[in-house]
The prediction has a mean pLDDT of 82. SAM riboswitch aptamer (S box leader) from Rossellomorea aquimaris, 101 nucleotides, folded computationally. The model forms 97% of the base pairs in the Rfam consensus. The organism belongs to Rossellomorea, within Bacteria.
């Protein structure tokens, strides 16, 4: 820089207290076992095959991923409702972040 981020993935083993990226606010998960390691699995970006060149298929290899939309909000706009200068809900976009090339 570009693409994707609403789908998918264990009732396993070891271990033993935290975890959900960061800051803030929420809301959650967790001794019915967090994080981590191993095994297992999912997916298909790279890769490989076919071909009508854009689709279909494969999954040995390089990554990635396996609670909740990237758990939600934070910035801007719109709509609706309350209400009177702010509050709530929904939607869209941005920002930030993650992954791949």
């Nucleotide at each position: 820089u570009u693409a994707u981020c609403a789908a998918g993935a264990g009732c396993g083993a070891c271990c033993g207290a935290g975890g959900g990226a960061u800051c803030a606010g929420g809301c959650c998960c967790u001794a019915u076992g967090a994080a981590g390691u191993c095994c297992g699995g999912c997916a298909a970006c790279c890769u490989c095959c076919a071909u009508u060149u854009a689709u279909g298929g494969a999954a040995c290899g390089g990554u990635g991923c396996c609670a909740a939309u990237u758990c939600c909000u934070g910035c801007a706009g719109a709509a609706u409702g309350g209400a009177u200068u702010u509050c709530a809900u929904u939607c869209u976009g941005a920002a930030a972040g993650a992954u791949a090339a």
The sequence is in RNAcentral, with records from MGnify.